[in-house]
RNA sequence: CCGCGCUAAGCGGGGAGCUGGCGAUGCCCUGUACCUGCGAUCGCCUAGCAGGGCUGAAUCCCCCGCCCGAGGCGGUCUGCGUUCGGUGGAAGCCGGUGCGGAAGCGUUGAUGGUCUGGUCCCGGGCAAUCCGGCCCCGUGAAUCGUGUCAGAACCGAGAGGUGGCAGCACUAAGCGGGUAACUGGAUGUGCUUUCGGGGUAGCCGAACCGGAGCCGAAACGCCGGAAGUUCGCCGGGGGCGGUUCCGUCGAAGGCGGGGUGCGCGG
Repeated sequence: CCGCGCUAAGCGGGGAGCUGGCGAUGCCCUGUACCUGCGAUCGCCUAGCAGGGCUGAAUCCCCCGCCCGAGGCGGUCUGCGUUCGGUGGAAGCCGGUGCGGAAGCGUUGAUGGUCUGGUCCCGGGCAAUCCGGCCCCGUGAAUCGUGUCAGAACCGAGAGGUGGCAGCACUAAGCGGGUAACUGGAUGUGCUUUCGGGGUAGCCGAACCGGAGCCGAAACGCCGGAAGUUCGCCGGGGGCGGUUCCGUCGAAGGCGGGGUGCGCGG
């Protein structure tokens, strides 16, 4: 140095999280990393555990340095919305009020005053409407109305008489209908020219006095309310997102350097 057979070792790693801490399962990144079983709970605690398989001393295993660097975590910055605290503080609107004076009314007489009516209350009158009475029509008594009473009954020698059922006619109460007039009652009715009494000066009207105002839109302002509300600003908490910067861990990839056996045969 070559060949054969073995062994150590390897057959993924990292981040956050979990945990007193560590490893693993689960999540995320990297990207291919042997198979089966177990686990948010497990562990013979430096390591996943149990079983099997492959590679095997080097491109492959181990260590160190550098470059690049996915991604995670912490801080910082920032956007949006939420909540709390502080602070400034409205507009338009509504209510009241000041000023203002457009238009209109007014010498064919304003505001005001006097007086008298209406509106209001009581009583009466008239009318209207409704109900009842009177009145009219119809109906209406089998037992138990009145009249007339066939037949039958009774009295009588007879003439005749008596009471009287059914039938017929009429009527009382009652029932149904009508109702011009009359009459009694009632009324969320009417009476501008129905009467009497009372009351109020609020409104409306007439008359008289008197003689110049009455009413009042817009504009502008003040006070109060809604409301210390909407909104603005500042600060704090937590949420979602972005990514500037800083720190930290850092997979994959690239480059360089170093380290690691045993047996047999040639």
Bacterial large signal recognition particle RNA from Rubrobacter sp., 266 nucleotides, folded computationally. NCBI's taxonomy places the organism under Bacteria, Actinomycetota, Rubrobacteria, Rubrobacterales, Rubrobacter. The sequence was found by an Rfam model in a public genome assembly. Of the family's consensus pairs, 90% are formed in the model. Its Rfam family is "Bacterial large signal recognition particle RNA". By type it is a non-coding RNA gene. Its mean pLDDT, the model's own confidence on a scale to 100, is 75.